[in-house]
Context: one part of a larger RNA
RNA sequence: UUGGGCGUAAAGGGUUCGUAGGCGGUUUCUACUCGUUUUUUGUCAAAUCCUGGAGCUUAACUAUAGAAAUGCAAAAAGUACGUUUAAACUGGAGUUCGACAUAAGAAAAUAGAAUAUUUUAAAUAGGGGUAAAAUCCAUAAAAGUAAAAUAGAAUUUCAUACGGGCGAAGGCAAUUUUCUGGUUCGAGACUGACGCUCAGGGACGAAAGCGUGGGUAUCGAACAGGAUUUGAGACCCUGGUAGUCCACGCCCUCAACGAUGAGUGCUCAUUCUUAGAUAUUCUAGGAAAUAUAGCUAAGGCGUUAAGCACUCCGCCUGAAGAGUACGAGCGCAAGCUUAAAAAUC
Numbered sequence: 001u002u003g004g005g006c007g008u009a010a011a012g013g014g015u016u017c018g019u020a021g022g023c024g025g026u027u028u029c030u031a032c033u034c035g036u037u038u039u040u041u042g043u044c045a046a047a048u049c050c051u052g053g054a055g056c057u058u059a060a061c062u063a064u065a066g067a068a069a070u071g072c073a074a075a076a077a078g079u080a081c082g083u084u085u086a087a088a089c090u091g092g093a094g095u096u097c098g099a100c101a102u103a104a105g106a107a108a109a110u111a112g113a114a115u116a117u118u119u120u121a122a123a124u125a126g127g128g129g130u131a132a133a134a135u136c137c138a139u140a141a142a143a144g145u146a147a148a149a150u151a152g153a154a155u156u157u158c159a160u161a162c163g164g165g166c167g168a169a170g171g172c173a174a175u176u177u178u179c180u181g182g183u184u185c186g187a188g189a190c191u192g193a194c195g196c197u198c199a200g201g202g203a204c205g206a207a208a209g210c211g212u213g214g215g216u217a218u219c220g221a222a223c224a225g226g227a228u229u230u231g232a233g234a235c236c237c238u239g240g241u242a243g244u245c246c247a248c249g250c251c252c253u254c255a256a257c258g259a260u261g262a263g264u265g266c267u268c269a270u271u272c273u274u275a276g277a278u279a280u281u282c283u284a285g286g287a288a289a290u291a292u293a294g295c296u297a298a299g300g301c302g303u304u305a306a307g308c309a310c311u312c313c314g315c316c317u318g319a320a321g322a323g324u325a326c327g328a329g330c331g332c333a334a335g336c337u338u339a340a341a342a343a344u345c
Stems, first nucleotide, its partner, number of pairs: 004316003008298001012313001014204004021197003025089004031083001034082002037077007050066003054062002092194001093191003096187004105179006111155001115151007126137002165172002209250006219243001223239004261312006269290002271287007294301002318345002327338004
């Protein structure tokens, strides 16, 4: 390399768009037949290998005769498939029209509850915290109560949370408005294979972190104190900076998980949901739980496959060294990506 694999044993890229490339629907036509198929010819050194008989007592060995020889080239033929030429089709794909659903996204405005702080009023000695305490707050009047003001952050109920929805993934949940993206169903008017996948490449990408400028109510790494303890650098408690929030710019990672790449076709049933119709049923899309065939080492998967097949991409090859060193690229940095070897078992 062939072969074998990738849910849990090593192995699916975080996601998507898309270039080259690979693969690709139906019908006819075209062709020095380019691939392809058949036949013939030439070539494919000798030795080796294989076959026949022979020679050393046999064997190994040796000589001899024959066969074989992927491939390459030429000629003649074949035309199913691929390819090519030309024309056409509508089933794939897309456009149009009608309709529904929805926490996709962006910006602006608004709302109520809670929390914290401040002010005022009445009122007085405690409050807070824990398994128990203490640090802490409080006669400079706290905590609690009433009335008001300010601020930032998050959106209770509805609401299902172990079965809802949307989005490519990350993710998305108060209300209203504006802008914007996608899906689905139906109609069947239009285009006429325009498709699938995708190395390199582009874009997006939780949290934490970084830069500049704001903001800072809550929570809260670090830090300080109180406890616990042999000790306590922890778990518990009282505080508390960065951060958490906003704008712009970086970073580019994760158990980025369905640990399951994308697309197409085929293969029992039952439930819910969205749209529609010819409506006790059916069609198409979506979400779960059982489950047939089948698969699996087993747990299990099972029309949303881990079943039966095809196309394209990514990845794996004993453990540890190591996702490390060196080099290179990217980054303000932190670091990320790519990625070994020696020695050891």

Source information:
Small-subunit ribosomal RNA, central domain from Phaeostrophion irregulare, 345 nucleotides, folded computationally. The gene name in the source record is rns. The RNAcentral record of the full RNA draws on ENA. The prediction has a mean pLDDT of 84.